[in-house]
Context: one part of a larger RNA
RNA sequence: UUGGGCGUAAAGAGCACGAAGGCGGACUGUUAAGCGAGACGUGAAAUCUGGGGGCUCAACCCGCAGCGUGCGUUUCGAACUGGCAGUCUGGAGUGUGGUAGAGGAAGUUGGAAUUCCCAGUGUAGCGGUGGAAUGCGCAGAUAUUGGGAGGAACACCAAUGGCGAAGGCAGAUUUCUGGGCCAUCACUGACGCUCUAGUGCGAAAGCGUGGGUAGCAAACAGGAUUAGAUACCCUGGUAGUCCACGCCGUAAACGAUCAGGACUAGGUGUGGGGGCAUUAAGCUUCCGUGCCGUAGCUAACGCAUUAAGUCCUGCGCCUGGGGAGUACGGCCGCAAGGCUAAAACUC
Repeated sequence: UUGGGCGUAAAGAGCACGAAGGCGGACUGUUAAGCGAGACGUGAAAUCUGGGGGCUCAACCCGCAGCGUGCGUUUCGAACUGGCAGUCUGGAGUGUGGUAGAGGAAGUUGGAAUUCCCAGUGUAGCGGUGGAAUGCGCAGAUAUUGGGAGGAACACCAAUGGCGAAGGCAGAUUUCUGGGCCAUCACUGACGCUCUAGUGCGAAAGCGUGGGUAGCAAACAGGAUUAGAUACCCUGGUAGUCCACGCCGUAAACGAUCAGGACUAGGUGUGGGGGCAUUAAGCUUCCGUGCCGUAGCUAACGCAUUAAGUCCUGCGCCUGGGGAGUACGGCCGCAAGGCUAAAACUC
């Protein structure tokens, strides 16, 4: 390299959109580029293969045939692929009528709780632990009642539940806004699928500027523990966590399972629609989400109509361990660092 693979052994990009490229529904006509058949020309000789001949045999040599898988010209064919033209509705989309939802953005607002402040009652402890101590408290704490301030998060509902491409999304309410599903079958008429490059989104932490800071809490300080204890436990506590704008671009970004399409026993939950009904909550249908399980697959575990089954199209990725997701270079970033990505050497 051919190949074989990618749930857990190495391997699916974190997710999406998407120009180029690749691939692409049904029918008719046409064309003849691909494709198939024939003919002609060419495909030097030697070599090679077959059978024949000559050196006593062989190697070797001579002559004949084949091969030379190809290319060109030309004639024919028209199933398939492609081109062109026309038509279609099943793919895709639009319309109409419904419908569920923590989908997104901005604003307004509510109660519980913690902390702090003020005031009342009240007195010697509180707090914390395995046990303690640091700490707080007679300058009146803890407890309790009333009032106030402020920030953050939204108990119950709540789910094996819902929505979103992923990250993710949860008090209530208003405005703006994206997508899905179902029914209808009116419209467009292949408008599709996938995607190197590129572009956008992307938890937490981190960074910049300006705010905010109740609780929590890296760092840090103290108290314990211990042989030590730069920890686990305790008392404090700053960045940060929150908001606005701008960066960063990574995660066990996981279903460790790329996207789209087709087909292949069932059973049982659950969420959202539709139809029938004798309305018993039954039968049926579409979409989603779980569990169990047949065939089949798998090294096994397991997967099993939400496939890891049987196939098709396109992309990404893997190729022994370490060195190393490192060095160098390049690109990006304020930085932290990210992306791309070796080799020597060694087992």
Description:
The part of an RNA shown here (small-subunit ribosomal RNA, central domain) has 347 nucleotides and comes from an uncultured Coriobacteriia bacterium. The full RNA is in RNAcentral, with records from ENA and SILVA. The coordinates come from a structure-prediction model, not an experiment, and the mean pLDDT is 88.